[in-house]
Molecule: NiCo (Nickel/Cobalt) riboswitch aptamer
Organism: Firmicutes bacterium UBA5301
RNA sequence: ACAGAUAUUUUGGAGCAGGCAACUAUCGGUAAAACGAGUGGUGUAGCCGGGCCUUACUGCAACAGGUAUUAACCUGUGGGACCAGA
Numbered sequence: 001a002c003a004g005a006u007a008u009u010u011u012g013g014a015g016c017a018g019g020c021a022a023c024u025a026u027c028g029g030u031a032a033a034a035c036g037a038g039u040g041g042u043g044u045a046g047c048c049g050g051g052c053c054u055u056a057c058u059g060c061a062a063c064a065g066g067u068a069u070u071a072a073c074c075u076g077u078g079g080g081a082c083c084a085g086a
Stems, first nucleotide, its partner, number of pairs: 009086005016080001018048003021044001022042005027036002051060002062077006
């Protein structure tokens, strides 16, 4: 010096887990539907795939929805692993 390994920071990726959506069955509801924070099943490959803090928590960023209208308020979620590059 190179290669490999580990640690830290950071940028991406993805068909892991998980969640949403979708499809399907079913429950409630209805004249039939619409509808539901319903329930179960299916990867179908559509979206996300997760940064943290504390001894602890009704914590922060961020995301979604609602209201409002000039950046505020309310509700909910708030997160593990893996691969690659620098």